[in-house]
Context: one part of a larger RNA
C1' cells in the first nucleotide's frame, strides 16, 4: 500500500464500476432459438364483387385478397450465454511449419442450369393407450428424394517438360468417374461445377511457466519397421507381420495442487503473490459412454444406452436435467429483482415489412470500492449558562453558543424539458431509460455526524471508580489504595459519510 471482502458502531446526496470467493449441492415457477407463405401442399377468419333464396337483412353459392394455424422444406439451433469440475498437457503464451489440411454463409472470375420419374407428411378413415405416444389403410405438393444427357477444369492411372525440401509440386497429353432447382410482379433473389480470395478452424514442432526424491527405475501399442484400414489431413490413430527398443539425476515414473494468458496488487528495481470484473484461449454442461445430422458437434435448453435423484401413472408405462436470467431450498462470515424495453449496438431468419433476442441497453437492491458534493458563511466577550478541573484565586469547553448580518449547494416544491434517430416506414409516426438529466423560480439554516484513539512505538491529560479484582493487549508490558495502561466523564488527537477490528498478499 491493496481487496470480489466480512464483523461491530454510525450514515446525507450523486457519477461510475461492481456484488456467491463455500455445495461443479439440489432445484418449484417463468422466460432465455427461432425465422421464412417470395420454396410447397393444406386449413381458411376478416373484408371485397357477382349471383340465388326470399323472413328487407339475414342464409347459401362461385370468385379475389389473405389473417392464423400444423406439417414437408430451407437456414440458424456447433454463435451469443454460463461454470472451472477436470487438466502438469502442445492445454495455455509465444515463434515457426503443414511439398499432410477443411472451410456454410461473403467476395473475385469463368461455364451451366437440359430432359424425366416414384415417393411421402400434413389430410382422409379405422384400431391401440390412462398418458407420453404408436400402428394400419386410401389421397398429395415442392428449391424434399431418385434417374438419364452433358461438362475444357475436378478425382484417379500411365508418359513427357520444368521446379523443389526426402516423401513431392506444377504444366501438357491419353484413359476411367460423377453434378444442377426452381419460384417471383420486371429489374430482382436464387441453384450446380471450377479456381482464387477473406474468415473461421484442424494437425506439427522449439521455446517458457508449479511443489514433491520420504517417488528411482519407467514402459507391450510400449519404441521402430513393412503392408493395410481409418481421417479433411499426417501419424500406432487402429489392425496383422518383423525387430528389440523407447523414457531417465538436465530428475523419467509416481504423488499433491492447479484451467492458462493479456493482465491485476506491491516494490525504487530486481523480484514476491494473485489471475474477481474486462479481452483471448482451453475444457464441461446431473454421472459414465456412444454415434448420428451437419460446412462446422461428439453438440448446455438434439438423439441413444447405463448409473443416481426427482416427478406422474389406471403399475402395463413414461417425464426431466438452472455451471442462461431471475428466483427457492441448502451450505456459509458473506454476495442483489420471479423488474422495464427491443428505443440503440450486435445476433438469427426474411426480398423486404417484420419476428424472436434474460446477448444488449437500462432501471431495482448493497457505503462493497473508487471520486465529488453537503451537513452553511461572515461578525460577534459580560468570555453567559452548564459540564469538568482548580492550590477556591481561578482555568478550560470557548468564537463555541446565544445574537447580528448573508447565502441556498444538495434533498423538497413548482414550471419547461432534452441529445441519444443514423435508421425505418408511402404517410401518420417511432427512446425502454423518463418527465431522467438539464435549465427557471420558491422557501428556509432550514432536513444531513461519527467512529477509532489519546504509557512507549504514535498525534494527543485530567478527575472519579476499581484494586493482580473486574478488565487491557500488535510488541514491550498495565491491574495487588492516588492507575495519563481496566471502565466512566470533561478534554484532546487522528480520520470522516465513514471510522475501527478480522482475514489474505507485497
Nucleotide at each position: 500500500g491493496a481487496c470480489g471482502a466480512a464483523c461491530g458502531c454510525u450514515g446525507g446526496c450523486g457519477g461510475c464500476g461492481u456484488g456467491c470467493u463455500u455445495a461443479a449441492c439440489a432445484c418449484a415457477u417463468g422466460c432465455a432459438a427461432g425465422u421464412c407463405g417470395a420454396a410447397c401442399g393444406g386449413u381458411g377468419a376478416c373484408g371485397c364483387u357477382g349471383g340465388a333464396g326470399c323472413u328487407u337483412g339475414c342464409u347459401c353459392c362461385a370468385g379475389c385478397u389473405g389473417a392464423u394455424c400444423a406439417g414437408u422444406g430451407g437456414c440458424g439451433a456447433a454463435c451469443g450465454g454460463g461454470u472451472g469440475a477436470g487438466u502438469a498437457a502442445c492445454a495455455c503464451g509465444u515463434g515457426a511449419g503443414c511439398a499432410a489440411c477443411c472451410u456454410g454463409c461473403c467476395c473475385u472470375u469463368g461455364a451451366c442450369u437440359c430432359u424425366g420419374g416414384g415417393a411421402u407428411a400434413a389430410c382422409c378413415c379405422c384400431g391401440g393407450g390412462a398418458a407420453a405416444c404408436c400402428g394400419g389403410a386410401g389421397c398429395u405438393a415442392a428449391u424434399a428424394c431418385c434417374g438419364g444427357a452433358u461438362a475444357c477444369g475436378a478425382a484417379c492411372c500411365g508418359c513427357a517438360c520444368a521446379g523443389g525440401c526426402a516423401u513431392c509440386u506444377g504444366c501438357g497429353u491419353g484413359g476411367u468417374u460423377g453434378g444442377a432447382a426452381a419460384g417471383u410482379u420486371u429489374u430482382u433473389c436464387g441453384g450446380u461445377c471450377a479456381a482464387g480470395g477473406a474468415u473461421g478452424g484442424g494437425c506439427u514442432c522449439g521455446c517458457g511457466g508449479c511443489c514433491u526424491a520420504u517417488c528411482a527405475g519407467c514402459u507391450u501399442g510400449u519404441u521402430g519397421g513393412u503392408g493395410g484400414g481409418g481421417u479433411a489431413a499426417c501419424g500406432g490413430c487402429c489392425c496383422a507381420c518383423c525387430a528389440a527398443g523407447g523414457c531417465g539425476a538436465c530428475g523419467a515414473c509416481g504423488g499433491g495442487u492447479a484451467g492458462c494468458c493479456g493482465g491485476c496488487c506491491u516494490g525504487a528495481g530486481a523480484g514476491g503473490g494473485c489471475g474477481a470484473c474486462c479481452g483471448g484461449c482451453c475444457a464441461c454442461a446431473c454421472u459414465g459412454g456412444g454415434a448420428c445430422u451437419g460446412a462446422g458437434a461428439c453438440a448446455c435448453g438434439g438423439c441413444c444406452c447405463a448409473g443416481a435423484c426427482u416427478c406422474c401413472u389406471a403399475c402395463g408405462g413414461g417425464a426431466g436435467g438452472c455451471a442462461g436470467c431471475a428466483g427457492u431450498g441448502g451450505g456459509g462470515a458473506a454476495u442483489a429483482u420471479u423488474g422495464c424495453a427491443c428505443a440503440a449496438u450486435g445476433g438469427g431468419c426474411g426480398a423486404a415489412a417484420g419476428c424472436c433476442u434474460g446477448a444488449u441497453g437500462c432501471a431495482g437492491c448493497g457505503a462493497c470500492g473508487c471520486c465529488g458534493c453537503g451537513u452553511g458563511a461572515g461578525g460577534g466577550a459580560u468570555g453567559a449558562a452548564g459540564g469538568c478541573c482548580u492550590u477556591c484565586g481561578g482555568g478550560u469547553u470557548g468564537u463555541a453558543a446565544a445574537c447580528c448580518u448573508c447565502u441556498u449547494u444538495c434533498a423538497g416544491c413548482a414550471g419547461g424539458g432534452a441529445a441519444g434517430a443514423a435508421g425505418c416506414g408511402a404517410a401518420a409516426g417511432u427512446g425502454a431509460c423518463g418527465g431522467u438529466a438539464c435549465c427557471u423560480g420558491c422557501a428556509g439554516a432550514a432536513g444531513a455526524a461519527g467512529c477509532a484513539c489519546c504509557g512507549g512505538c504514535u498525534a494527543a491529560c485530567u478527575a472519579c471508580g476499581u484494586g493482580c479484582c473486574a478488565g487491557c493487549a500488535g510488541c514491550c508490558g498495565c491491574g495487588g489504595u492516588a492507575a495519563u495502561a481496566c471502565g466512566u466523564a470533561g478534554g484532546g488527537u487522528g480520520c470522516a459519510a465513514g471510522c475501527g477490528u478480522u482475514g489474505u498478499c507485497c
Predicted 3D model of a 506-nucleotide part of an RNA (small-subunit ribosomal RNA, 5' domain) from an uncultured bacterium. Rfam family: Bacterial small subunit ribosomal RNA. The RNAcentral record of the full RNA draws on ENA and SILVA. Model confidence (mean pLDDT): 84 of 100.